[in-house]
A computed fold for a 71-nucleotide RNA from a Gemmatimonadota bacterium, annotated as transfer RNA.
It matches the Rfam family "tRNA". Rfam classes the family as a transfer RNA.
Model confidence (mean pLDDT): 82 of 100.
The sequence is in RNAcentral, with records from ENA.
Lineage of the source: Bacteria > Pseudomonadati > Gemmatimonadota.

RNA sequence: UCCCCCCUGGUGUAAGGGCAACACAGCGGUCUUUGGAACCGUAAAUCCAGGUUCGAGUCCUGGGGGGGGAA
Numbered sequence: 001u002c003c004c005c006c007c008u009g010g011u012g013u014a015a016g017g018g019c020a021a022c023a024c025a026g027c028g029g030u031c032u033u034u035g036g037a038a039c040c041g042u043a044a045a046u047c048c049a050g051g052u053u054c055g056a057g058u059c060c061u062g063g064g065g066g067g068g069g070a071a
Base pairs, nucleotide, nucleotide: 001070002069003068004067005066006065007064010024011023012022013021018054026042027041028040029039030038047063048062049061050060051059
C1' cells in the first nucleotide's frame, strides 16, 4: 500500500427487510438456621453518520475499531 472477514445487553450467541430472542452473569423476591442450589420477577444491547424502503440489526455508501492475508 492492496484484498478479505467481523462489530447486537456485562459476557457468549440468535434474529430469511416486519414486536430485537435465549443462556450465563447482575439486581429484587420465595425457599433455607446461613450459604449454595431450585423457582418467580426485573433492569440492560444493534459501533457512528448518511442513503434505499411503507418499514433496516439485516441492503448500499462513507467513517471508526478489531482480526486475517498478499507485497